[in-house]
Context: one part of a larger RNA
RNA sequence: GGUCCAUGGUGGAUGCCUAGGAGCUGUCUGGCGAAGAAGGUCGUGGUAAGCUGCGAAAAGCCGCGGGGAGGAGCACACAUCCCGAGAUCCGCGGAUGACCGAAUGGGGUAACCCGGCCGGAGUAAUGUCCGGUCAUCAUAAAGUGAAUACAUAGCUUUAUGAAGCGAAACCCAGGGAACUGAACCAUCUAAGUACCUGGAGGAAAAGACAUCAACCGAGAUUCCCUGAGUAGCGGCGAGCGAAAGGGGAGGAGCCUAAACCACAUGCGUGUAAGCGGUGCAGCGUUGCGUGUGUGGGGUUGUAGGGCCGUUUUAGGGGAAGUGCACUCUGUCCCGCGUAGUCACAAACCGGAUGUAUAGCAGAACGCUACUGGGAAGGGCGACCGAAGAAGGUGAAAGUCCUGUACGCGAAAUGCAGCCGGCUACGUGGAACGGAACCUGAGUACGGCGGGGCACGAGAAACCCUGUCGGAAGCUGGGGAGACCACUCUCCAAGGCUAAAUACGUGACAGCUACCGAUAGUGAAGUAGUACCGUGAGGGAAAGGCGAAAAGAACCCCGGUGAGGGGAGUGAAAUAGAACCUGAAACCAUGGACUU
Numbered sequence: 001g002g003u004c005c006a007u008g009g010u011g012g013a014u015g016c017c018u019a020g021g022a023g024c025u026g027u028c029u030g031g032c033g034a035a036g037a038a039g040g041u042c043g044u045g046g047u048a049a050g051c052u053g054c055g056a057a058a059a060g061c062c063g064c065g066g067g068g069a070g071g072a073g074c075a076c077a078c079a080u081c082c083c084g085a086g087a088u089c090c091g092c093g094g095a096u097g098a099c100c101g102a103a104u105g106g107g108g109u110a111a112c113c114c115g116g117c118c119g120g121a122g123u124a125a126u127g128u129c130c131g132g133u134c135a136u137c138a139u140a141a142a143g144u145g146a147a148u149a150c151a152u153a154g155c156u157u158u159a160u161g162a163a164g165c166g167a168a169a170c171c172c173a174g175g176g177a178a179c180u181g182a183a184c185c186a187u188c189u190a191a192g193u194a195c196c197u198g199g200a201g202g203a204a205a206a207g208a209c210a211u212c213a214a215c216c217g218a219g220a221u222u223c224c225c226u227g228a229g230u231a232g233c234g235g236c237g238a239g240c241g242a243a244a245g246g247g248g249a250g251g252a253g254c255c256u257a258a259a260c261c262a263c264a265u266g267c268g269u270g271u272a273a274g275c276g277g278u279g280c281a282g283c284g285u286u287g288c289g290u291g292u293g294u295g296g297g298g299u300u301g302u303a304g305g306g307c308c309g310u311u312u313u314a315g316g317g318g319a320a321g322u323g324c325a326c327u328c329u330g331u332c333c334c335g336c337g338u339a340g341u342c343a344c345a346a347a348c349c350g351g352a353u354g355u356a357u358a359g360c361a362g363a364a365c366g367c368u369a370c371u372g373g374g375a376a377g378g379g380c381g382a383c384c385g386a387a388g389a390a391g392g393u394g395a396a397a398g399u400c401c402u403g404u405a406c407g408c409g410a411a412a413u414g415c416a417g418c419c420g421g422c423u424a425c426g427u428g429g430a431a432c433g434g435a436a437c438c439u440g441a442g443u444a445c446g447g448c449g450g451g452g453c454a455c456g457a458g459a460a461a462c463c464c465u466g467u468c469g470g471a472a473g474c475u476g477g478g479g480a481g482a483c484c485a486c487u488c489u490c491c492a493a494g495g496c497u498a499a500a501u502a503c504g505u506g507a508c509a510g511c512u513a514c515c516g517a518u519a520g521u522g523a524a525g526u527a528g529u530a531c532c533g534u535g536a537g538g539g540a541a542a543g544g545c546g547a548a549a550a551g552a553a554c555c556c557c558g559g560u561g562a563g564g565g566g567a568g569u570g571a572a573a574u575a576g577a578a579c580c581u582g583a584a585a586c587c588a589u590g591g592a593c594u595u
Base pairs, nucleotide, nucleotide: 001594002593003592004591005590006589007588008587009586015580016544017543020515021514022512023511024510025509026508027507028506030503031165032164039100040099041098042055043054044053046078047077050074051073061094062093063092064091065090066089070082071081072080105114106113107112115134116133117132118131119130120129121128136162137161138160139159140158141157142156143155144154170201171199172198173197174196175195181188185235211218212217222249223248224247225246226245232240233239253496254495255494256440260296261295262294263293264292265291266290267289268288269287274283275282276327277326278325279324280323281322301474303439304438305437307434308433309432310431311430312429313428315334316333317332318331320329321328335427336426337425338424339423340422348421349420350419351418353416354415355414356413357412359408360407365381366380367379368378370377382399383398384388390402391401392400445469446468447467448466449465450464451463452462455481476491477490478489479488480487531538532537551579554566555565556564557563
């Protein structure tokens, strides 16, 4: 020096554990904000650095309800207090809520500086302090009011609204790539994807046929399955890729424009026509045309509506339309009927019910002289069960604790449907005939240039439109994939509309052939912390004594050390806080053999 054995040190693998994560399902919920949000800064405790809570009323104040013995957060300790006159704690409602931040009186290098006006405190007075108010834009109304006579612009005031944040999700719209694939690459693809912008909602969008179909018929939209990788498109390459029909989920239909009538009003015209109609009378100055507004009317395609006439049937009463009669129009009241705030008009109140936000109650076991530190284990004998889910208890508990099954509960606030109040509508319609008034125009459509349709200009219909043209108007118009005919079908150029569908920030509940501390979130500990970076940004490490602190009084060595030796606790201290287990590398001590 080497090999081996034993005993240690170091180290923190492994095993076991879980306080934290991951995913899925279901229900609820889907916004907050000028009444100042999200997010922060600074404060706030007897002692107080961090986290949490809170806001100068500052780990809190008030009310109501729950609850029932301890309490003053994590978090020990000392001090001082609170509490059956019900504290702490939990829920609901309220008060307070510094400063910054959309930040909004002005400024600004966020959390700071400086003001105006009104009211108040204080001072001899000023300084100072307190409360309120003062940004901008849009819309509406009122006032005022230039050049410039009327007017308009402008200005002022008041009222209402907006702004900003988020869930890195879902939706709609305006813009819109490239890598890539085509084994290159240019049309094409990737892809209307990523990304940017605007807007909205709890969903959004779409939606009530100028749709399909095929000579039979269907009957808004949306979503799923199928049709179908079909028909097609395609340097006919790579690739792209329907629809009808069928089966399901869901189910809902409506309002306007116009004709016509009435009223109001502007403009033009300028006076024997008007006063609803008829008859008779009467009155005595408006009328006619056109535009606008309000109300009525009306909303469709086997066309519908308006207007005129005829016939028919239908609640009551009152006022009005010059008087009377008839009729008509029209409004008010009562009664009746229908409907409703989730589209078709729009607010609110009350009641009970259900539900959410605290909670309550909840069956049944003992012995043991067995093992053990400890019984829930073993042994013996019982019981409950609408409860043998689960967790805890010194080990392995249906019957010890918390619970579980089945039940019960709300002063307050929210939500839901129901009922009532309330509100709205109807209170006339039908048939036949006539007549030809209306039925959405710079629209449909066409040319040129593009885009969307599964469809790349193709035989290219259909939809959108930058530009240039530009209809018909019901004897009308669109579509059926160039175009024409026939036939069928539908009615554009205005609008609204739940549900079935998409997503998951958050709350609650449950589950898992999900992880178990180099895993699982980056984060099981003061974690987006420490730390790094000018910044955008990047971004850790770090869990486990014990059943219980019983966390080692006292003695000794030592620097009044660190550390250790006794003693004591404990089942165990090689469980001693650098604390469960404690592998290997590595380092030692003793021994054996060997060179």
Notes:
This is a predicted structure of a 595-nucleotide part of an RNA (large-subunit ribosomal RNA, domain I) from a Dehalococcoidia bacterium. It matches the Rfam family "Bacterial large subunit ribosomal RNA". Taxonomically the source falls in Dehalococcoidia (Bacteria, Bacillati, Chloroflexota).